[in-house]
RNA sequence: GCCGGGGUGGCGGAACCAGGUAACGCGGUAGGCUCGAGACCUACUGGGGCUUUGCCCCUUCUGGGUUCAAAUCCCAGCCCCGGCG
Numbered sequence: 001g002c003c004g005g006g007g008u009g010g011c012g013g014a015a016c017c018a019g020g021u022a023a024c025g026c027g028g029u030a031g032g033c034u035c036g037a038g039a040c041c042u043a044c045u046g047g048g049g050c051u052u053u054g055c056c057c058c059u060u061c062u063g064g065g066u067u068c069a070a071a072u073c074c075c076a077g078c079c080c081c082g083g084c085g
Base pairs, nucleotide, nucleotide: 001084002083003082004081005080006079007078010026011025012024020068027045028044029043030042031041032040046058047057048056049055050054061077062076063075064074065073
């Protein structure tokens, strides 16, 4: 240099092929249980803001493009892994 695969909330890891709510687990928070803790059970859990029964904005490596709509498709770049030379 060329070819292929990959980069997703604090962590692991799906969703991509076939565009429409970012699953699940770990961790965390609150509660239950307990003398107390662990284990177990229940609920919640990306970030920020607000006039907080809820609403709004942002978010999938980075920057663009297509589209009513992009983690997903297209282009460029950065990084990681493998192969070829």
Molecule: transfer RNA
Organism: Candidatus Aenigmatarchaeota archaeon